This is a predicted structure of a 133-nucleotide RNA (Glycine riboswitch aptamer) from Limnohabitans planktonicus.
RNAcentral holds the sequence, with entries from Ribocentre.
The coordinates come from a structure-prediction model, not an experiment, and the mean pLDDT is 77.

[in-house]
RNA sequence: CGUUACCUCACUGGAGAGAGGUGCCGGGCCAUCGUGUCACGGCAUCCACCGAAGGAGCAACCCGCAGAACGUUCGGCUUUUGGGCUGAAGGUUACCGGCGAAUCUCUCAGGUAAAGCGGACAGCGAGGGCAAG
Numbered sequence: 001c002g003u004u005a006c007c008u009c010a011c012u013g014g015a016g017a018g019a020g021g022u023g024c025c026g027g028g029c030c031a032u033c034g035u036g037u038c039a040c041g042g043c044a045u046c047c048a049c050c051g052a053a054g055g056a057g058c059a060a061c062c063c064g065c066a067g068a069a070c071g072u073u074c075g076g077c078u079u080u081u082g083g084g085c086u087g088a089a090g091g092u093u094a095c096c097g098g099c100g101a102a103u104c105u106c107u108c109a110g111g112u113a114a115a116g117c118g119g120a121c122a123g124c125g126a127g128g129g130c131a132a133g
Base pairs, nucleotide, nucleotide: 001133006128007127008126009125011123012122013121018047020046021045022044023043024042025041026040027038028037029036030034048112049111050110054108055106056105057104062098063097064096068093069092070091072089073088074087075086076085077084078083
């Protein structure tokens, strides 16, 4: 100098699930002013449901247990010889513990007409950053 991963910003795409019940408050509506009415808003509560902010859970691999235990091969010594002792090489080892990802699972949080907002993830651009080179 500089390509990924990664970070920031801009743009584009981007799913699911009750305009649920009750109570209170506010608001709108009316030849009727009410214990009225409303697919209007807020709060509380009760159920039903969704998974794609965030959060939580875990499989294999790997590590510990294992400088241990148990086989195998080669060698040494030996008066337990289908044996004993011993050296080296190489191998296997459950449960348990650690590590451990997701558009998986949970549903704490969040969300549940349309629109809007939000939105994992993906694409593209700009800036930063930085193994290899």